Transfer RNA from a Polyangia bacterium, 73 nucleotides, folded computationally. Its mean pLDDT, the model's own confidence on a scale to 100, is 82. The organism belongs to Polyangia, within Bacteria.
RNA sequence: GGGGAAGUAGCUCAGCUGGGAGAGCGUCGCCCUUGCACGGCGAAGGUCGCCGGUUCGAACCCGGUCUUCUCCA
Numbered sequence: 001g002g003g004g005a006a007g008u009a010g011c012u013c014a015g016c017u018g019g020g021a022g023a024g025c026g027u028c029g030c031c032c033u034u035g036c037a038c039g040g041c042g043a044a045g046g047u048c049g050c051c052g053g054u055u056c057g058a059a060c061c062c063g064g065u066c067u068u069c070u071c072c073a
Base pairs, nucleotide, nucleotide: 001072002071003070004069005068006067007066010025011024012023013022019056027043028042029041030040031039049065050064051063052062053061
C1' cells in the first nucleotide's frame, strides 16, 4: 500500500435486503426479610464511530474518513 471483518446503553450482543432502537448482565428505587442474599416490580441510561449523500423516511443503501482484528505484499 491492497483485500476482508467488526464499531449500536457501563459490559456482552441482537436488530430478519428502509418506517416501534431492543435483550441479557450491571446500576438505582420500591416490595419481600430482623438484616443480607435470592426472588418480584419499576426506572434511569443511546448524536447507532465520525462527516456527507440518496429517500417522504437511514443503525440498515451509497461515498469519504477514523479505530481495532485479520490476510496479502

Its Rfam family is "tRNA". The family's RNA type in Rfam is transfer RNA. The RNAcentral record of the sequence draws on ENA. RNAcentral records the identical sequence in 2 taxa.